[in-house]
Molecule: transfer RNA
Organism: Acidimicrobiia bacterium
RNA sequence: GCCGGGUUAGCUCAGCUGGCAGAGCGCUGCUCUUGUAAAGCAGAGGCCGUCGGUUCGAUCCCGACACCCGGCU
Repeated sequence: GCCGGGUUAGCUCAGCUGGCAGAGCGCUGCUCUUGUAAAGCAGAGGCCGUCGGUUCGAUCCCGACACCCGGCU
């Protein structure tokens, strides 16, 4: 330098052909308990890596850039 994959909640990851952002764990509160844990219920937490483009509308399509992983030279 070239090719491929990845970047979404604190962590691990979903998101099917563009129209609602989600799960598990964790966290907070409540119930239960003598108390803790467990269990049950409820809740908070994200401008989907950055910038631009297409579109009525973008996590999703296109381009550039940044970072991570792998391969080639």